About this RNA
Model confidence (mean pLDDT): 79 of 100. Lysine riboswitch aptamer from a bovine gut metagenome, 159 nucleotides, folded computationally. Its Rfam family is "Lysine riboswitch aptamer". Its family is annotated with lysine biosynthetic process in the Gene Ontology. RNAcentral holds the sequence, with entries from MGnify.
RNA sequence: GAUAGAGGCGCGGAACUCAAGAGUACGCGUACGUUCACAAGGCUAUUGACGUACGCAGAAAGGGUGUUCCGCCGAAAUGAAAAGCGCGCGCCUUGAUCCGCUUUUCGUUGGGCUGUCGGGAAAUACCCGCCGGACUGUCACUUACAGUGGAGCGCUAUC
Numbered sequence: 001g002a003u004a005g006a007g008g009c010g011c012g013g014a015a016c017u018c019a020a021g022a023g024u025a026c027g028c029g030u031a032c033g034u035u036c037a038c039a040a041g042g043c044u045a046u047u048g049a050c051g052u053a054c055g056c057a058g059a060a061a062g063g064g065u066g067u068u069c070c071g072c073c074g075a076a077a078u079g080a081a082a083a084g085c086g087c088g089c090g091c092c093u094u095g096a097u098c099c100g101c102u103u104u105u106c107g108u109u110g111g112g113c114u115g116u117c118g119g120g121a122a123a124u125a126c127c128c129g130c131c132g133g134a135c136u137g138u139c140a141c142u143u144a145c146a147g148u149g150g151a152g153c154g155c156u157a158u159c
């Protein structure tokens, strides 16, 4: 240097399914209220827009459970930056912010579980982050059958 492996409630993806989302949003009708929509410019004007209550009807997405299949062991997750795309706002043009997705570069994290706190989410689900706890795999060392420490840019085997 190449190839092949190991950690285990191991990681990720797809299809189907189920619960929840939710009797929510939107729509329609009635009554009442407000007075103008993220910014700029323009348009619409009480028959528009927004809000509240009642009635009728009534979704979906993201996230999640389960089964099967697929790809794998920096699997994958995440932070920052850059580039591209998307998103919505009464309508049009331009723009901004938030959010989401893809790619590249650099960095961090061995792994699953779990606790406080914080963030996302409709959420006692679930996901993410810092810090901690016991456990586990691996290597090194040691006062050795256990203890201490390190990190996957590692470890083991073969060539």
Stems, first nucleotide, its partner, number of pairs: 001159005008073001010072007018064001027056008036048001038095006076109011110136002113133003117129004138150005